[in-house]
Molecule: Bacterial large signal recognition particle RNA
Organism: Oscillospiraceae bacterium
RNA sequence: CCAUACCAGCCGGGGGAGCAGCGGGUCCCUGUACUCGAAGUCCGCUACAGCGAGGGUGGAUCCCCGAUUUGAGGGCGUUUAUUGCGUAGUCUGUGCCAUACGGAAUGUGUUGACAAAUGGGUCUUGCGCGAUUGGCGGCUGUGAACCAUGUCAGGUGGGGAACCAAGCAGCAUUAAGCAGUUAAGCUGAUGCGCCGCAGGGUAGCCUGUUUCGAGCAGGAAACUAUGGUGUCGUGCGUGAUAACCGUUCGAUUUGAGGGUGUAUGG
Numbered sequence: 001c002c003a004u005a006c007c008a009g010c011c012g013g014g015g016g017a018g019c020a021g022c023g024g025g026u027c028c029c030u031g032u033a034c035u036c037g038a039a040g041u042c043c044g045c046u047a048c049a050g051c052g053a054g055g056g057u058g059g060a061u062c063c064c065c066g067a068u069u070u071g072a073g074g075g076c077g078u079u080u081a082u083u084g085c086g087u088a089g090u091c092u093g094u095g096c097c098a099u100a101c102g103g104a105a106u107g108u109g110u111u112g113a114c115a116a117a118u119g120g121g122u123c124u125u126g127c128g129c130g131a132u133u134g135g136c137g138g139c140u141g142u143g144a145a146c147c148a149u150g151u152c153a154g155g156u157g158g159g160g161a162a163c164c165a166a167g168c169a170g171c172a173u174u175a176a177g178c179a180g181u182u183a184a185g186c187u188g189a190u191g192c193g194c195c196g197c198a199g200g201g202u203a204g205c206c207u208g209u210u211u212c213g214a215g216c217a218g219g220a221a222a223c224u225a226u227g228g229u230g231u232c233g234u235g236c237g238u239g240a241u242a243a244c245c246g247u248u249c250g251a252u253u254u255g256a257g258g259g260u261g262u263a264u265g266g
Stems, first nucleotide, its partner, number of pairs: 001266006009057003012030004020046005034054004063259003073249005079243010091233001093232001095229006106217003115211008123200006129193002131190006137182006148173004156165003
């Protein structure tokens, strides 16, 4: 130096979380770079840091170290912006509400405001008067076979006669009843009364007289004060998103250069 066989190594990597730490599965990035089994009340390992079983490649352009290049993506922090939540009204910035101050429009007033005194009505009690209404009563009509009256034809009875008596029908007048009507009269009732008398009441409304002599009613807005509320804003705290910057980890890419086993044979 060459060949053969075996073996080391390799057959993805990274970030977060978790862990005493390391790795696996799990979440995320890159990407396609063996298979099977278990693994969050996790699974295994111990700084040489996955476990168990199997397969491929295999001493090199392919394995290992690594200057340099590239820089997906993630973590942390400052600042800025947007936004969610909570909190503060001792936050007098902003908005809203109530009360008070204030006083405009308008109406009314010397044909007398407001105020005062006095009287009355409305209200209520009792009595009376009237009205309305009901009943009685009155008037009219009708109305009794006999047990209402008067007159009683005919007929009947008495009498010698004159006459007398009882008395049906009819007629008339009436009782009880029925119907109609109604002034005066009697009586009862009342959610009736521009009525009367005697009281009661006096808060409100209306009204008369007298005194006084200029306001009275009404309340908009501004301003101010007090109290309340808490929309927006502001402060504080906390969370989320985005961007810049810093820092950190870092796949992939480039890869100067360097390193690399055992055995046998030649």